The part of an RNA shown here (small-subunit ribosomal RNA, central domain) has 351 nucleotides and comes from an uncultured organism. The RNAcentral record of the full RNA draws on ENA. The prediction has a mean pLDDT of 88.

Context: one part of a larger RNA
RNA sequence: CUGGGCGUAAAGCGUCUGUAGGCGGAUGUGUAAGUUGGGCGUGAAAGCUCCGGGCGUAACCCGGAGAGGCCGUUCAAUACUGCAUAACUUGAGGGUGUCAGAGGGGAGCGGAAUUCCGGGUGUAGUGGCGAAAUGCGUAGAGAUCUGGAGGAACGUCGGUGGCGUAAGCGGCCAACUGGGCCUGACCUGACGCUGAGGCACGAAAGCGUGGGGAGCGAACCGGAUUAGAUACCCGGGUAGUCCACGCCGUAAACGAUGUCGGCUCGGUGUGUGAUGCUAUUACGGUGUCGCGUGCCCAAGCUCACGCGGUAAGCCGACCGCCUGGGGACUACGGCCGCAAGGCUAAAACUC
Numbered sequence: 001c002u003g004g005g006c007g008u009a010a011a012g013c014g015u016c017u018g019u020a021g022g023c024g025g026a027u028g029u030g031u032a033a034g035u036u037g038g039g040c041g042u043g044a045a046a047g048c049u050c051c052g053g054g055c056g057u058a059a060c061c062c063g064g065a066g067a068g069g070c071c072g073u074u075c076a077a078u079a080c081u082g083c084a085u086a087a088c089u090u091g092a093g094g095g096u097g098u099c100a101g102a103g104g105g106g107a108g109c110g111g112a113a114u115u116c117c118g119g120g121u122g123u124a125g126u127g128g129c130g131a132a133a134u135g136c137g138u139a140g141a142g143a144u145c146u147g148g149a150g151g152a153a154c155g156u157c158g159g160u161g162g163c164g165u166a167a168g169c170g171g172c173c174a175a176c177u178g179g180g181c182c183u184g185a186c187c188u189g190a191c192g193c194u195g196a197g198g199c200a201c202g203a204a205a206g207c208g209u210g211g212g213g214a215g216c217g218a219a220c221c222g223g224a225u226u227a228g229a230u231a232c233c234c235g236g237g238u239a240g241u242c243c244a245c246g247c248c249g250u251a252a253a254c255g256a257u258g259u260c261g262g263c264u265c266g267g268u269g270u271g272u273g274a275u276g277c278u279a280u281u282a283c284g285g286u287g288u289c290g291c292g293u294g295c296c297c298a299a300g301c302u303c304a305c306g307c308g309g310u311a312a313g314c315c316g317a318c319c320g321c322c323u324g325g326g327g328a329c330u331a332c333g334g335c336c337g338c339a340a341g342g343c344u345a346a347a348a349c350u351c
Base pairs, nucleotide, nucleotide: 003323004322005321006320007305008304012319014201015200017198021194022193023192025088027086028085029084030083031082033081034080035077036076037075038074039073040072041071048066049065050064051063052062053061054060091191092188093187094186097182099180103177104176108172109171110154115149116148117147118146119145120144121143125136126135162169163168206247207246208245209244210243211242215241216240220236221235222234223233258318259317260316261315262314263313266296267295268294269293270292271291272290273289274288275287276286277285278284300307301306324351325350326349333344334343335342336341
């Protein structure tokens, strides 16, 4: 340098943005760097090819001729690429008009329920389990009515429904704010795609400081079970779970499927736009064109399972990653972190 791969066998970075780099729509002109061809130069000797010769032959050796990549130079070609320039609109972006949505951060508000506290009624149980016991209760529990406090989460609607790049997002209201679809062909005129590093975001748990603490609940303490029971079950219960600010940076971060673009039969749901026909008091019925989200399948792919216009089909661009199992999501070193630890990542040895 090269091969084959990455849904489930090893392998898609958790996600985004973007630097370098790689790649790049359609037309003309110029240029001629890449590219192609010719000439010239160079291309030591040996080697290689051909011819001739020397050792008995061969290997080997000697002589002659030729070929020979890179490179330099010059002339020429101009399909493709590059560069320059002019113009283009389908890619991309913008504008117009609408639309849907748990998209985001902050503030306010609401009801149900649990717990606790005060009061009333009331009396012996209650709670819990497979069965029990620990626990709570005559200092009046549980039940029931009423008043209050506080925290957390938002039933029904709710839906292989919606939104978000991913993580994720669900009570109500207003303000702030991001993105998207459709419409359309009005504007810009390739402004694009990907993206090593970098930057940002990133569930839960965990960490720091301060607050908060209803319920739940690692640890812990009891009660059971058991041969034991450092568990599963029961009664308690601290951290935590919640808030603010700052860290951590991981996951079965999953569609175990990188991003972007093009191409390739159909059927049937559903969400949301645009539009036609039809009909109606209204609801509606039916078709077309999008965007999203499911299911079933043609071709094709796949070891199979399965995938199948939301591809794992047929192609292209760019990135990441894999290369037998264990050792090893390890050691050492480096970087990061308050720590926990994270990232990068071997070898001996062994099968």